[in-house]
RNA sequence: GGAGUCGGCCGAGCAGUCGCUGGGAGAAAUCCUAGAGGAAAGUCCGGGCUCUAUUGGGCAGGGUGCCAGGUAACGCCUGGGGGGCGCGAGCCUACGGAAAGUGCCACAGAAAAUAUACCGCCAGUUCAUAAGAGCCGGUAAGGGUGAAAUGGUGCGGUAAGAGCGCACCGCACAGGUGGUGACACCUGUGGCAGGGCAAACCCCACCCGGAGCAAGACCGAAUAGGGGAGCGCUGAGUGCGCCCACACGAGCUUCCGGGUAGGUCGCUAGAGGUGCGCGGCGACGCGUGUCCAAGAUGAAUGGCUGUUCUCGACAGAACCCGGCUUAUAGGCCGACUCCUUUA
Repeated sequence: GGAGUCGGCCGAGCAGUCGCUGGGAGAAAUCCUAGAGGAAAGUCCGGGCUCUAUUGGGCAGGGUGCCAGGUAACGCCUGGGGGGCGCGAGCCUACGGAAAGUGCCACAGAAAAUAUACCGCCAGUUCAUAAGAGCCGGUAAGGGUGAAAUGGUGCGGUAAGAGCGCACCGCACAGGUGGUGACACCUGUGGCAGGGCAAACCCCACCCGGAGCAAGACCGAAUAGGGGAGCGCUGAGUGCGCCCACACGAGCUUCCGGGUAGGUCGCUAGAGGUGCGCGGCGACGCGUGUCCAAGAUGAAUGGCUGUUCUCGACAGAACCCGGCUUAUAGGCCGACUCCUUUA
């Protein structure tokens, strides 16, 4: 100097003027003060909260899937392990089980499981002799096809070959060491056989009632305490996935018709933010000090003027919080890796 990897921050600012919503002060005029995000988005997870549920058992359905921690909890986060990618910093991981069973692997290829001989190599024999051709036997090392060909590499051996034998690797079994554990390493025995797919059905382990702020509570107002049908009081039905048990039980289900759609609460002080200290590799936890960052309801934060420069991207709360995912103009900071050059 160039090329990368990981992490973090900002994301138009300032001034004036008029205006909007919440809160406070005031008799009023008016004054003071606060006022969209890093994702508010997607509605994908987990909860808080509200209502429903008497409890027990079973089933269905759904979710997660290496280990240990964190957390209110999670499918999230942190730290490890295995596998894969990258020269590397690093990145990805839908990562329990294929010896319980079923199923799939197109085309190509001789053959993809009840496995095999297309080309080829070798021995014998017949014909021919220039090459070679036929029959028969052995062969799966070489070539071909394919995503994948039935352990791999090397040496020996053989007519030619082959775990046929040997060494190493791989695989299976047994034992040992270290670790909380996933796992890692070591030793010995055995020539040992068919691979992949469970993001295929399935098996195993663990977890899960339902509905949702349009939840729910209160106030006020209005109407028609309306009419029909079926079932039932010998028990219908209800108990927010289904069944059984259990409990309650005189009404239940359905159709037609009428009235209301107003106001208040819920609604923002919390599993809250943040400084410091301590513990921990870390996520995070504990202690202490300090702060209060929107609560609209047909939906508030806008218009104008001047000025600065990085000339402004993605984009607007509606009960709240912890995550994940997606979008993002431009700018800034830190750590690390590789290449080249110079000293």